[in-house]
RNA sequence: GCCCUCAUAGCUCAACGGAUAGAGCAGUCCCGUCCUAAGGGAAAGAUUGGGGUUCAAUUCCUCGUGAGGGCA
Numbered sequence: 001g002c003c004c005u006c007a008u009a010g011c012u013c014a015a016c017g018g019a020u021a022g023a024g025c026a027g028u029c030c031c032g033u034c035c036u037a038a039g040g041g042a043a044a045g046a047u048u049g050g051g052g053u054u055c056a057a058u059u060c061c062u063c064g065u066g067a068g069g070g071c072a
Base pairs, nucleotide, nucleotide: 001071002070003069004068005067006066007065010025011024012023013022018055028042029041030040031039048064049063050062051061052060
């Protein structure tokens, strides 16, 4: 330098172009207990950035950024 893959919650992962973007763990609050813990309940929390296509984009296209891999 060229090519490929990936980027979603604090962490690990889901999500035919149409749902209120889901789940586990962690954290917060409540119940629970003499106090802890186990267990139960509730709320909060995310789409890497810009542009484009579309009635509608996490999803498709494009240009960047970052990470990983291959070739030279």